This is a predicted structure of a 501-nucleotide part of an RNA (small-subunit ribosomal RNA, 5' domain) from a bacterium. The prediction has a mean pLDDT of 80. It was read from a public genome assembly.
[in-house]
Context: one part of a larger RNA
RNA sequence: GAGUGAACGUUGGCGACGUGGAUUAGGCAUGCAAGUCGAACGCGAGAGUUCCUUCGGGAACUAGUAGCGUGGCGAAAGGGGCAGUAAUGCAUAGGUAACCUACCCUUCGGUCCGGGAUAUACGGUGGAAACGCCGGGCAAUACUGGACAUCGUCAUUGGAUGGCAUCUUCCGAUGAUGAAAGAUUUAUCGCCGAGGGAGGGGCUUAUGUUCUACCAGCUUGUUGGUGAGGUAACGGCUCACCAAGGCUACGACGGAUAGGGGGUGUGAGAGCACGACCCCCGCCACUGGGACUGAGAUACUGCCCAGACUCCUACGGGAGGCUGCAGUCGAGAAUCUUCGGCAAUGGGGGAAACCCUGACCGAGCGACGUCGCGUGGUGGAUGAAGGCCUUCGGGUUGUAAACACCUGUUGGGGGGGAACAAUAACGAGUGAACCCCUGAGGAAGCACGGGCUAAGUUCGUGCCAGCAGCCGCGGUAAGACGAACCGUGCAAACGUUACUC
Numbered sequence: 001g002a003g004u005g006a007a008c009g010u011u012g013g014c015g016a017c018g019u020g021g022a023u024u025a026g027g028c029a030u031g032c033a034a035g036u037c038g039a040a041c042g043c044g045a046g047a048g049u050u051c052c053u054u055c056g057g058g059a060a061c062u063a064g065u066a067g068c069g070u071g072g073c074g075a076a077a078g079g080g081g082c083a084g085u086a087a088u089g090c091a092u093a094g095g096u097a098a099c100c101u102a103c104c105c106u107u108c109g110g111u112c113c114g115g116g117a118u119a120u121a122c123g124g125u126g127g128a129a130a131c132g133c134c135g136g137g138c139a140a141u142a143c144u145g146g147a148c149a150u151c152g153u154c155a156u157u158g159g160a161u162g163g164c165a166u167c168u169u170c171c172g173a174u175g176a177u178g179a180a181a182g183a184u185u186u187a188u189c190g191c192c193g194a195g196g197g198a199g200g201g202g203c204u205u206a207u208g209u210u211c212u213a214c215c216a217g218c219u220u221g222u223u224g225g226u227g228a229g230g231u232a233a234c235g236g237c238u239c240a241c242c243a244a245g246g247c248u249a250c251g252a253c254g255g256a257u258a259g260g261g262g263g264u265g266u267g268a269g270a271g272c273a274c275g276a277c278c279c280c281c282g283c284c285a286c287u288g289g290g291a292c293u294g295a296g297a298u299a300c301u302g303c304c305c306a307g308a309c310u311c312c313u314a315c316g317g318g319a320g321g322c323u324g325c326a327g328u329c330g331a332g333a334a335u336c337u338u339c340g341g342c343a344a345u346g347g348g349g350g351a352a353a354c355c356c357u358g359a360c361c362g363a364g365c366g367a368c369g370u371c372g373c374g375u376g377g378u379g380g381a382u383g384a385a386g387g388c389c390u391u392c393g394g395g396u397u398g399u400a401a402a403c404a405c406c407u408g409u410u411g412g413g414g415g416g417g418a419a420c421a422a423u424a425a426c427g428a429g430u431g432a433a434c435c436c437c438u439g440a441g442g443a444a445g446c447a448c449g450g451g452c453u454a455a456g457u458u459c460g461u462g463c464c465a466g467c468a469g470c471c472g473c474g475g476u477a478a479g480a481c482g483a484a485c486c487g488u489g490c491a492a493a494c495g496u497u498a499c500u501c
Stems, first nucleotide, its partner, number of pairs: 001501004006497005013373006019366002026329003030326003035073003040070004048061005080284003089209008099201003104197007112146004122135005151178010162167001182189003210256003217247003222244008259281004263274004286307005309320004337363001339362003345359001346357004376406004386397004410442001411438005419430002445490005450471003456485005466473002
C1' cells in the first nucleotide's frame, strides 16, 4: 500500500447493488416450513332453506359438499450446518466383459376368468391423556388364485462372429418359471411385459491432496486361495476350511489439525495465506445403535431400542428434538423482522380448474462493504465585526461572511405511468423518463501538524500531568503533553485494534 463475513471510538444526508451468528454442532416458548388427487374407492354430516306433520318428527335441496378412512404419487428433492473425516472424502483422467434406475421420451406386444379380506363408519368397552380392545359388516387402480407369453430369466444344448483370461454379440432347439386395473365429461388418462434413450446413481483403477520420527515398527478377517452365502453388482462384504502372508524411512502405525474443489486475498511474477457469500462433491440432523418401506434412505420436520435433557399427568403412564424461516435465552468484541406474496422462476400432486411451497421473489433493520449523488452557484472589500498573532505599524481568518441575483440535484407535496407480464385473465413489491408546486431551506465530520510524513504559532504545565508505531518528547522560554487560533490529509466518513499478502 492492498484486503476483511470484522469489532471499537467520534461523527452521520440520500440512493443502487451486495452482504450480515465466524463464538456454545449450547438450550429452546410460539407460529409457519409437504402435501395433493373425488377422473382409483367406501362412508358421509352439522348448520341452513323449502315442503309435510299425529308437533315426536319426516322428506327434498344446499351436496355426495365439509369431513373421516382405504388407495396412488410425493415426502430420499428443495432448505440448513461443517461436528466428524487425512481418505469409505475431494480433484483430474479412465474402467465397468462386475451394475441399478420411479417419473420423462421412444419402439413393439398385451390388458382374459375368478376369490377372500380390511380401515374409516356402526354397536359395545378400557384409559386422565396419548392411544386402544372386542363384535358383526361394506369397497377399490388395496390384496390374492388360475390362464395365455411378443418376450424376459434360469437350466441343457447346436452353429457363427468378435474380443480382454473369466467371456461378448447374433441365429436357433428343448424344458421350467414370470404379467396386467381400471376411471371418466368418449376423448383421453392410466395398467402389464420387453427393447432403446436421456438424465441420475453404485462400484472400481491411476495420480495428486497439512504438520509431527521426542510416534518405528503395525496387522489375525489380518494377506492370499478353494467353496458357499449375500448384494443391483465385483470383492474377506460375510462364513467354513487351507496357506502365512500383507504394509513400512519413497514414513507404515500412532498423535495433532482440517470438510475438498471451482475459487478468494495479495504479489510484476514465482509464491504465500485463505476456502464467508455463489456453484459442484462429501458428510451430519439431541447423543449412540438398528432395521423397515421404497426405484431410490439406513431417511432433518418417518419408525424401533438405549441414554442425557425438557414438558404433561388423575402417578398407572405419556410427549418432544429449530445445524428449515422468523423469534428467544445463554456465552461473546460481535451479526437482523416472530414482515408481504405465490405476481415471476422452480418444485410436488392433479386430466384440468386448482391446492401446497419461510424454495424463491420482495420489503424491513445494520455506513458492514463497493459504487454514485448531494450538503449550493455567480457576484460581492469599507478587506466589516469577532477570534488569534504582533516588532503595535500591522498581519491573518478572508470572498470567507453579510448583502444582491440565481438554481432546484437532493428533500417535501401532487400528478404520471414504461417495465418486471408470459397473457383471455392474474403484480406481493419496486416504481424510471416526464410534468406542476414549494423553497438555500433539512444535510460535515474525523484524524493529524518534532523526524519518518503533507501541515506551526501563542498560552498553560514544569521528568508533574501526560504523549508514543519507531526514534524519542516533558526537570520554567515544550513546533512532540493540555487548550486556543491557524494549517494539512481524507471525507459520509475518519481513526484505532485484530488478521493476510